[in-house]
RNA sequence: GCCGUUGUAGCUCAGAGGUAGAGCGCAUCCUUGGUAAGGCUGAGGUCCAGGGUUCGAAUCCCUGCAACGGCACCA
Repeated sequence: GCCGUUGUAGCUCAGAGGUAGAGCGCAUCCUUGGUAAGGCUGAGGUCCAGGGUUCGAAUCCCUGCAACGGCACCA
C1' cells in the first nucleotide's frame, strides 16, 4: 500500500428498516444479628464520526477513523 472482518450500557455480547436488549457488574429494597448467596425494582446508550437514500437509519449506500486478520512491497 491492497483486501477482509469488527466497532451497540462500565465489561462480554445479541439485535440487521418502525425509534435498542440480555448476562455480569452498579444502586435501592426484601431476607440476615451482620455479611455472602438468593429474590424484587431501578439507574446506566451522541448504537465510532460525517454525509447520502428513505415518511422513518443502530440497521442500506459512500467517505473517514480505530482495532484485528490476510496479502504485497521497502530496508